[in-house]
Context: one part of a larger RNA
RNA sequence: GAUUGAACGCUGGCGGCAGGCCUAACACAUGCAAGUCGGGCGGUAACAGAAGAGCUUGCUCUUGCUGACGAGCGGCGGACGGGUGAGUAAUGCAUAGGAAUCUGCCCGUGGGUGGGGGAUAGCCCGGAGAAAUCCGGAUUAAUACCGCAUAUGCCCUGAGGGGUAAAGCAGGGGAUCUUAGGACCUUGCGCCGAUGGAUGAGCCUAUGUCGGAUUAGCUAGUUGGUAGGGUAAAGGCCUACCAAGGCGACGAUCCGUAGCUGGUCUGAGAGGAUGAUCAGCCACACUGGGACUGAGACACGGCCCAGACUCCUACGGGAGGCAGCAGUGGGGAAUAUUGGACAAUGGGGGCAACCCUGAUCCAGCCAUGCCGCGUGUGUGAAGAAGGCUUUCGGGUUGUAAAGCACUUUCAGCAGGGAGGAAAGGUUGCGGGUUAAUACCUCGUAGCUGUGACGUUACCUGCAGAAGAAGCACCGGCUAACUCCGUGCCAGCAGCCGCGGUAAUACGGAGGGUGCAAGCGUUAAUC
Numbered sequence: 001g002a003u004u005g006a007a008c009g010c011u012g013g014c015g016g017c018a019g020g021c022c023u024a025a026c027a028c029a030u031g032c033a034a035g036u037c038g039g040g041c042g043g044u045a046a047c048a049g050a051a052g053a054g055c056u057u058g059c060u061c062u063u064g065c066u067g068a069c070g071a072g073c074g075g076c077g078g079a080c081g082g083g084u085g086a087g088u089a090a091u092g093c094a095u096a097g098g099a100a101u102c103u104g105c106c107c108g109u110g111g112g113u114g115g116g117g118g119a120u121a122g123c124c125c126g127g128a129g130a131a132a133u134c135c136g137g138a139u140u141a142a143u144a145c146c147g148c149a150u151a152u153g154c155c156c157u158g159a160g161g162g163g164u165a166a167a168g169c170a171g172g173g174g175a176u177c178u179u180a181g182g183a184c185c186u187u188g189c190g191c192c193g194a195u196g197g198a199u200g201a202g203c204c205u206a207u208g209u210c211g212g213a214u215u216a217g218c219u220a221g222u223u224g225g226u227a228g229g230g231u232a233a234a235g236g237c238c239u240a241c242c243a244a245g246g247c248g249a250c251g252a253u254c255c256g257u258a259g260c261u262g263g264u265c266u267g268a269g270a271g272g273a274u275g276a277u278c279a280g281c282c283a284c285a286c287u288g289g290g291a292c293u294g295a296g297a298c299a300c301g302g303c304c305c306a307g308a309c310u311c312c313u314a315c316g317g318g319a320g321g322c323a324g325c326a327g328u329g330g331g332g333a334a335u336a337u338u339g340g341a342c343a344a345u346g347g348g349g350g351c352a353a354c355c356c357u358g359a360u361c362c363a364g365c366c367a368u369g370c371c372g373c374g375u376g377u378g379u380g381a382a383g384a385a386g387g388c389u390u391u392c393g394g395g396u397u398g399u400a401a402a403g404c405a406c407u408u409u410c411a412g413c414a415g416g417g418a419g420g421a422a423a424g425g426u427u428g429c430g431g432g433u434u435a436a437u438a439c440c441u442c443g444u445a446g447c448u449g450u451g452a453c454g455u456u457a458c459c460u461g462c463a464g465a466a467g468a469a470g471c472a473c474c475g476g477c478u479a480a481c482u483c484c485g486u487g488c489c490a491g492c493a494g495c496c497g498c499g500g501u502a503a504u505a506c507g508g509a510g511g512g513u514g515c516a517a518g519c520g521u522u523a524a525u526c
Stems, first nucleotide, its partner, number of pairs: 001526004006522005013373006019366002021331001026329003030326003035076003040073002043069002047067003050063006083284003092209007101201002106197004111192003114148001116146002124137005153164004168189006176183002210256003217247003222244008259281004263274004286307005309320004337363001339362003345359001346357004376406004386397004410467001412462005420453001424448009470515005475496003481510005491498002
């Protein structure tokens, strides 16, 4: 000099853009953060409508009939998104390669979707319990579950053969049939098995990746082989047997420290330091262990066991996990609101409308940083008054002020006012599909129509210089000097050093210098 996720002191007008627990991976009150689908199912607890009944005429009752929908079965999603950096010095990360693998949803290709069955939640009845919850009986549905058939194929094979699927739902409809439900046709969404892709993930190898030798030897599934098991998959990954290997001064082992990277800061560079925000990967989710389900987890807001802690209890037994967003206590020099909205972007579910979304977008707080703007402009010598100083003549503050003439950024008040909006709905036209002018779908045009921010940005008008400057320093380094007080005292200080009676070095004042909504100090890095 540059820099910072900074803190402290004094001071503080506005805006834009960013950033904001670096400490206790300490403990957490409260609310919210993952649901959705009735176009899978049986149904009807609440709300609304309709129809009917009773009547006291504005109430009650009935009917799932309709819109919808509590609880339940079922599907998909809760493995993403969000947080944190404890652990980890290599099962990690970075770069470059590899072969023995899996991959829901999505895209392409070709094939299929036939016919049956038995249960079980819910509801109802009964019981146990303070509760959490649980037990028994009866009954019921499905895109839940299980056989049978079929197999383009796929898997196994001793090549003879053997094994292996599926589910329906919704919209529309001219004939024909009909038990009036439908069959049947068609469209859309699904379902099954196969194959190719895309995406994602698992595995292996090489090289690189902090300090300590006052850590020199380490190793028994250890190193390799055979056989088997196991996995989606190679492999001591696991087991049995056999051999005795494997690593190490090119630093093994042990100890300490640490998430890694793109990057960031500094520097002419080489390098040094660092890993906040943003992005990629990894690890973790009260502590330790475990599996289940699933395409995917050994799963933050799932389950089981153990432990510590907190809470409820009728003492028999139960409940919980903010390193999600806010917020609280605590620790600390120190770090924000128990805010708004799904309008946009994205995600989950759904045919869709739509619902959910503390992701996200916004707002609030903080000079924490960077950037921009303002705190007036011109004129004005009687060089006013006052202050300070003086050799008492004056000098300086100083064109500074006053005065005169203007302007009105920003802030204030009033009015106008974009863009962020694409979609969605509806009507018409055209195309596709089809037996069809239904339905569905694509395109196009008209109409309609969705904004948290928001008193938006921006523009116009109004009034009036009106509301807006401090901080540090002035001995040398280092830009900037005098007076008074003090008298080795009080004090200053980054280094040299100042102070013992004229201190430009202490304290005050006047003046000056440097930066400026900041200025200094401290800490840290180059």
Molecule: small-subunit ribosomal RNA, 5' domain
Organism: Zooshikella ganghwensis DSM 15267